[in-house]
RNA sequence: GCCCGGGUGGUGAAAUCGGUAGACACAAGAGACUUAAAAUCUCUCGCCUUUCAGGUGUACGGGUUCAAGUCCCGUCCCGGGCACCA
Numbered sequence: 001g002c003c004c005g006g007g008u009g010g011u012g013a014a015a016u017c018g019g020u021a022g023a024c025a026c027a028a029g030a031g032a033c034u035u036a037a038a039a040u041c042u043c044u045c046g047c048c049u050u051u052c053a054g055g056u057g058u059a060c061g062g063g064u065u066c067a068a069g070u071c072c073c074g075u076c077c078c079g080g081g082c083a084c085c086a
Stems, first nucleotide, its partner, number of pairs: 001082007010026003019066001028044005046056004059075005
């Protein structure tokens, strides 16, 4: 350099044909229970904000579409294969 696969919260991951992103689990936080702790149960849990809500977010930048994690183009990074290797 060429080809193939991949990049989603703190972590592992899901989203079947383009249709409410993060189901489910772990970790974490709060509460209940307890003399106390563990275990168990309940709630919360990407980020931002004026927090019963709104905005934003699937590596990054564009495009197509009513609608993109998914399709198209470019870039970066990771893994595998091939080529080069004086």

The RNA shown here (transfer RNA) has 86 nucleotides and comes from Azonexus sp. Its Rfam family is "tRNA". Rfam classes the family as a transfer RNA. It was read from a public genome assembly.